[in-house]
Context: one part of a larger RNA
RNA sequence: GGCGUAUGGGGGAUGUCUUGGCAUCAGGUAGCGAUGAUGGGCGUGGAAGUCUGCGAAAAGCUCGGGGGAGUUGACAAACAAGCGAUGAUCCCGGGGUGCCCUAGCAAACGCGGAGAACUGAAACAUCUCAGUACCCGCAGGAAGAGAAAGAAAAAUCGAUUCCCUCAGUAGCGGCGAGCGAAAGGGGAAUAGCCCAAACCGUCGAGGUUUCCUCGGCGGGGUUGUAGGGCCCUUCACAUGAGAGUCAGAAAGCCAUCGGGAAGCAGAAGCCCUUGGAAAGGGGCGCCGCAGAGGGUGACAGCCCCGUACGCGAAUCUCGAUGGCCUCUCGAAGGGUUCCUGAGUAAGUCGGGUCACGUGAAACCCCGACCGAAUCCACGGGGACCAUCCCGUAAGGCUAAAUACGACCUGAUGACCGAUAGUGAACUCAGUAUGGCGACUGAAAGAUGAGAAGAACCCCUGUUAGGGGAGGUACGUGAACCUGAAACCAUACGCCU
Numbered sequence: 001g002g003c004g005u006a007u008g009g010g011g012g013a014u015g016u017c018u019u020g021g022c023a024u025c026a027g028g029u030a031g032c033g034a035u036g037a038u039g040g041g042c043g044u045g046g047a048a049g050u051c052u053g054c055g056a057a058a059a060g061c062u063c064g065g066g067g068g069a070g071u072u073g074a075c076a077a078a079c080a081a082g083c084g085a086u087g088a089u090c091c092c093g094g095g096g097u098g099c100c101c102u103a104g105c106a107a108a109c110g111c112g113g114a115g116a117a118c119u120g121a122a123a124c125a126u127c128u129c130a131g132u133a134c135c136c137g138c139a140g141g142a143a144g145a146g147a148a149a150g151a152a153a154a155a156u157c158g159a160u161u162c163c164c165u166c167a168g169u170a171g172c173g174g175c176g177a178g179c180g181a182a183a184g185g186g187g188a189a190u191a192g193c194c195c196a197a198a199c200c201g202u203c204g205a206g207g208u209u210u211c212c213u214c215g216g217c218g219g220g221g222u223u224g225u226a227g228g229g230c231c232c233u234u235c236a237c238a239u240g241a242g243a244g245u246c247a248g249a250a251a252g253c254c255a256u257c258g259g260g261a262a263g264c265a266g267a268a269g270c271c272c273u274u275g276g277a278a279a280g281g282g283g284c285g286c287c288g289c290a291g292a293g294g295g296u297g298a299c300a301g302c303c304c305c306g307u308a309c310g311c312g313a314a315u316c317u318c319g320a321u322g323g324c325c326u327c328u329c330g331a332a333g334g335g336u337u338c339c340u341g342a343g344u345a346a347g348u349c350g351g352g353u354c355a356c357g358u359g360a361a362a363c364c365c366c367g368a369c370c371g372a373a374u375c376c377a378c379g380g381g382g383a384c385c386a387u388c389c390c391g392u393a394a395g396g397c398u399a400a401a402u403a404c405g406a407c408c409u410g411a412u413g414a415c416c417g418a419u420a421g422u423g424a425a426c427u428c429a430g431u432a433u434g435g436c437g438a439c440u441g442a443a444a445g446a447u448g449a450g451a452a453g454a455a456c457c458c459c460u461g462u463u464a465g466g467g468g469a470g471g472u473a474c475g476u477g478a479a480c481c482u483g484a485a486a487c488c489a490u491a492c493g494c495c496u
């Protein structure tokens, strides 16, 4: 020096565990803000720091309700000084207080404005990625859309939205890569309305003051089988019928019921034994609308908390129903041709959007220029024309079915188990650290059933470390469960 065995050190893998995460589902709520939000700063305790709470009335004040014996939040034990059956602490609800800085804050979903590139096309330019990402504006609990100038096709359907299908079809496409419908069918949910105008009344203004024009308000009226106005004729009419706080169409009050915001009640087990400890093993019982789950010194239906079933609010809040209340309400026939949304529709040029890349390219939207018709009318049916059919633009509102999941509540998991799962299980994480800054961004869990956290003695280079003693079930000793490997040491054996 090597190998082997043993005993240790070192190190923190592995196993077990879970305070924390992740995901899904269901219900609720869906906003907060100059009556000062959100986010911070600084304070605030008998007592130094940090977290939590609170705000100079400062771990709190007051009132109502619950609850019933201890209590003055946590790290964090002790001390000081207190409070409490005249009901404290604690929990819920209303009120009060609320220093200083900061004016917008908020998870996604929605609508609109503006809008890439990497990429794919095996290069690349039309194209694609994609109207995506990012940015901006605005709103709601949903938003948007929505009561046919629709879709169809020889038969019809009857607002919108969403799902399944139609269908990777018809189509579009350097006909490349790729993009990609709709009608129809089956479901979810259903709800329809109001203006403008004609005409009438009234008020006002202007104009050549019997009149005309314009404007405000009220009545009227709202559609395609055209409807309405005006005139004529006939019938009906309220002690009725209907609607309503989501629209139509506007403001409330009361009662009842249900949900939520504290809680209440809740069955049934003992003995022996092993053990440090019984919930284990043995024996004999019991409850069960409760044998979900968690805890307790090992594995407990009957020890504790709970669970099933059942009950509960002075006050606040969400919803439903009813009442009061507030509103609404004719039809037919004939005549007349007064009205039915104009710089609009359409056209031309240039763009955009439609699954549709200019194409035979309709329909829809935008910019510029032009520019109708008025019901014997006008638009559409994918160039265009005719026939036929469907509809009535140029005003507006509209719940539900749908999307999302910040917050609250509950449930679940062939989800993770501390290099995993959130970046973050830890008094001390968006912390420490880095960066001028925008920003970046960790590591770090486990003594034991209980601190019983080792009195006292000894060694010493004297706050380290160690040896006794005592405690403990134990080599559980705080650098603390288990304690692998690398690496190091000691003892013994063998070899060189």
Base pairs, nucleotide, nucleotide: 001495002494003493004492005491006490007489008488009487015481016446017445020416021415022413023412024411025410026409027408028407031105032104039101040100041099042055043054044053046079049075050074051073061095062094063093064092065091066090070083071082072081109140110138111137112136113135120127124174150157151156161188162187163186164185165184171179172178192397193396194395195341199219200218201217202216203215204214205213206212207211224375226340227339228338229336230335231334232333233332234331235330240329241328242327243326244325252324253323254322255321256320257319258318259317260316261315263311264310269284270283271282272281273280285302286301287291293305294304295303347369348368349367350366351365352364356382377392378391379390380389381388434439453480456468457467458466459465
Molecule: large-subunit ribosomal RNA, domain I
Organism: Botrimarina sp.